Predicted 3D model of a 72-nucleotide RNA (transfer RNA) from a Patescibacteria group bacterium. It matches the Rfam family "tRNA". The family's RNA type in Rfam is transfer RNA. NCBI's taxonomy places the organism under Bacteria, Bacteria candidate phyla. The sequence was found in a public genome assembly. The coordinates come from a structure-prediction model, not an experiment, and the mean pLDDT is 84.
[in-house]
Order: sequence, then structure tokens, then C1' cells
RNA sequence: GGGCCGUUAGCUCAGUGGUAGAGCAUCUCAUUUGCAAUGAGGAGGUCGCCGGUUCAAAUCCGGCACGGUCCA
Repeated sequence: GGGCCGUUAGCUCAGUGGUAGAGCAUCUCAUUUGCAAUGAGGAGGUCGCCGGUUCAAAUCCGGCACGGUCCA
């Protein structure tokens, strides 16, 4: 320098054009003498950045950044 893959909640990951989700973590409540476990509820997201396509983009297209991998 080139090819391919990835970037979504604090962490690990779903979501392949039409209201952004799960598990764990965190907060509150119940239960306990207390802790843990369990149950109920809540909060938490400019979907890496900039543009394009579309009535509508996390999703499709282009560029860039970062990470991984292969080739040179």
C1' cells in the first nucleotide's frame, strides 16, 4: 500500500428499509435480623464520523477514523 470482517446501552451481543432490543451490570421496592439468592419496577442510546439515495436509513451507496485478519 491492497483485500476481507467489525464499530449499536457501562460490558457481551441481536436487530438486513417503517416505534432501537436482550442478557449481565446499575438504581428503587418486596422478601431477610443482615447478606446472598429470588420476584416486581425504573433509568441508561446523536446506532464511530461526514455526505448521498429514499416518503422513511442502525440497515442501502461513497469517503474518512479506529480495531481485527490476510497478502505484498